RNA sequence: AUCUUAUCGAGAGAAGCUGAGGGUCCUGGCCCUAUGAAGCUUCAGCAACCUUCAACUUUGUUGAAAAGGUGCUAAUUCCAGCAAGUUUUCAAAAACUUGGCAGAUAAGAA
Numbered sequence: 001a002u003c004u005u006a007u008c009g010a011g012a013g014a015a016g017c018u019g020a021g022g023g024u025c026c027u028g029g030c031c032c033u034a035u036g037a038a039g040c041u042u043c044a045g046c047a048a049c050c051u052u053c054a055a056c057u058u059u060g061u062u063g064a065a066a067a068g069g070u071g072c073u074a075a076u077u078c079c080a081g082c083a084a085g086u087u088u089u090c091a092a093a094a095a096c097u098u099g100g101c102a103g104a105u106a107a108g109a110a
Stems, first nucleotide, its partner, number of pairs: 002109007013043005021032003026081004044073003049069002051065006077102001082099007
C1' cells in the first nucleotide's frame, strides 16, 4: 500500500518544550490560532473495537468491568462537491431527506 466487516449528530484537557500555522489531500465556504497552530513529552480523562467476567434462548445476544492492546479528548468526519427524491420557484436557484464517493478508527485476511 490492498481487501472484508463494523462504527462515525454522544463523550473526554491540563502542564512543559517549541514557535506559525491548522481543521487528511484538491476546490469553495466557514472556523481555530502569538490570550500560542502543528509537533514532541508527561500526567489526566473519555469511550468500549479487541479484551475480561456473568447470565441466557450459546460460534450469538444481553449486562457489568476497565488490568492489558489500540483509539480519541474545538466545531456532525466543521460544511459542501456526485446521484436520486420532496418542497418553494416562471426559471435560475435554495432548503431538507436518502444513498454514494472520499476519509478516520477498530478487528481480521492475503